[in-house]
Molecule: c-di-GMP-I-GGC riboswitch aptamer
Organism: Bacillota bacterium
RNA sequence: GCUGUAAAGGGCAAACCUGUCGAAAGGCAGGGACGCAAAACCACAGGUCUAAGCCUCUGCAGGUAGGGCGGCUGGGUUGCCGGCU
Numbered sequence: 001g002c003u004g005u006a007a008a009g010g011g012c013a014a015a016c017c018u019g020u021c022g023a024a025a026g027g028c029a030g031g032g033a034c035g036c037a038a039a040a041c042c043a044c045a046g047g048u049c050u051a052a053g054c055c056u057c058u059g060c061a062g063g064u065a066g067g068g069c070g071g072c073u074g075g076g077u078u079g080c081c082g083g084c085u
Base pairs, nucleotide, nucleotide: 001084002083003082004081011036012035016031017030018029019028020027021026034071040077041076042075044074045073046072047069048068049067053064054063055062056061
């Protein structure tokens, strides 16, 4: 550097429930495990979710991100063990 998780040591934690923050998406904490070889960290690009505020229009509406999603994809940084070079 590439590659893999047979083994060893482990790690994270979906849905859901409770509390809490938030207009919401969603975040945080506890419980809980669907899964993950980077499901560690980073919103740069794409994608996607929400729309308080703002705009349109008067409808239980539409549009809009300096709001969110890293467990959507790409990319960047770092890392345990094994194999090959």